[in-house]
Annotation:
The RNA shown here (c-di-GMP-I-GGC riboswitch aptamer) has 75 nucleotides and comes from a Desulfobulbaceae bacterium.
RNA sequence: CAAGCUAAAGCCGAACCUGCCGCAAGACAGGGGCGGAAAGCCACGGAUCUUUUAAUGAUAGCCGAGCUGCCUUGA
Numbered sequence: 001c002a003a004g005c006u007a008a009a010g011c012c013g014a015a016c017c018u019g020c021c022g023c024a025a026g027a028c029a030g031g032g033g034c035g036g037a038a039a040g041c042c043a044c045g046g047a048u049c050u051u052u053u054a055a056u057g058a059u060a061g062c063c064g065a066g067c068u069g070c071c072u073u074g075a
Base pairs, nucleotide, nucleotide: 001074002073003072004071011036012035016031017030018029019028021026034061040067041066044064045063046062047059048058049057051054
């Protein structure tokens, strides 16, 4: 620098359940484990969703952009 076929260590933690916050989408904590090689961060572009139709709304585990990073393999 490139790639993620295989393996290992570590990491994250879908659905669902419980508690809790919120009008809601959903967030957070615990359990759980479908999966993930950025399922780390970031609402910049698109997309979807919510509602009291307005807003400092939600989704980063929908796709891109940007920033950062572990392991393995190859050069």